[in-house]
RNA sequence: CCAGGCCGAUCGCUGAGUCGCCGCCCUGCGGCGAGCGGGGGAACCCCCGAUCCUUGGGGCUAAUCCUCGAAAGAGGUAGGGGCAACGUUCGCUCCGAGCCCGUCAGCUAACCUCGUAAGCGUGGAACGAUGGCGCC
Numbered sequence: 001c002c003a004g005g006c007c008g009a010u011c012g013c014u015g016a017g018u019c020g021c022c023g024c025c026c027u028g029c030g031g032c033g034a035g036c037g038g039g040g041g042a043a044c045c046c047c048c049g050a051u052c053c054u055u056g057g058g059g060c061u062a063a064u065c066c067u068c069g070a071a072a073g074a075g076g077u078a079g080g081g082g083c084a085a086c087g088u089u090c091g092c093u094c095c096g097a098g099c100c101c102g103u104c105a106g107c108u109a110a111c112c113u114c115g116u117a118a119g120c121g122u123g124g125a126a127c128g129a130u131g132g133c134g135c136c
Base pairs, nucleotide, nucleotide: 011121012120013119014118018034019033020032021031022030023029024028035116036115037114038113039112040111045106056104057101058100059099060098065076066075067074068073079095080094081093082092083091086128087127088126089125090124
């Protein structure tokens, strides 16, 4: 100097997943509330022909779809992030999974209801604008 591991603090990232109060068997868990997020649920509108098949149909999420492959998997892709305030531009880089409902749900005011986790450690540049601090 570089890489890796463990612990603590600060800060930061994906995400709705934060904050306040109270309680407890108190590094945490539970309850209530606020905030944020999801689902169900009228009118109007939309759908509503027949037959066959069927692990039908639907929800959360960025996470869909295509090709090759017996499979594992590979290559792409709709789409979604990061590179540390803001805007624009360029460059680089990453994700593109998984889970749930259970034959049932279009939209949807009132209304009803659920969640509030989990997992991590990035830091390239130009221009513009704004703000802060220090000195005189």
This is a predicted structure of a 136-nucleotide RNA (c-di-AMP riboswitch aptamer (ydaO/yuaA leader)) from a Bacillota bacterium.
Model confidence (mean pLDDT): 82 of 100.